[in-house]
The RNA shown here (c-di-GMP-I riboswitch aptamer) has 89 nucleotides and comes from a Myxococcales bacterium. Of the family's consensus pairs, 95% are formed in the model. The source organism's lineage runs through Bacteria, Pseudomonadati, Myxococcota, Myxococcia and Myxococcales. It was read from a public genome assembly, where an Rfam model found it.
RNA sequence: CCUCGAAAACGGCAAAGCCGCCGAAAGGUGGUGGCGCAAAGCCAGUGCCCUCCCUCGCCGCGGUGCGAGCGGGUCGAACGGCUGCCGAA
Numbered sequence: 001c002c003u004c005g006a007a008a009a010c011g012g013c014a015a016a017g018c019c020g021c022c023g024a025a026a027g028g029u030g031g032u033g034g035c036g037c038a039a040a041g042c043c044a045g046u047g048c049c050c051u052c053c054c055u056c057g058c059c060g061c062g063g064u065g066c067g068a069g070c071g072g073g074u075c076g077a078a079c080g081g082c083u084g085c086c087g088a089a
Base pairs, nucleotide, nucleotide: 004087005086012037013036017032018031019030020029021028022027035076041082042081043080045079046078049073050072051071054069055068056067057066058065059063
């Protein structure tokens, strides 16, 4: 240094739930909380997944309907990219 990751150290992050705010929604965000995490740091690049304000089509057409598209979302789901603390075996 690489691999690796401890019943180690210094620290770090923060799931669900609850409250406020933003959003059509998915979801985001601040607080609380702490399930977990060695990249649970960053990137939405790939395919998956979630959503449907809007657009188009369909139908049994006064729809909380179905399908598709654009757009949006998720990195605490996989892969990929970039970076990084510590050091027992």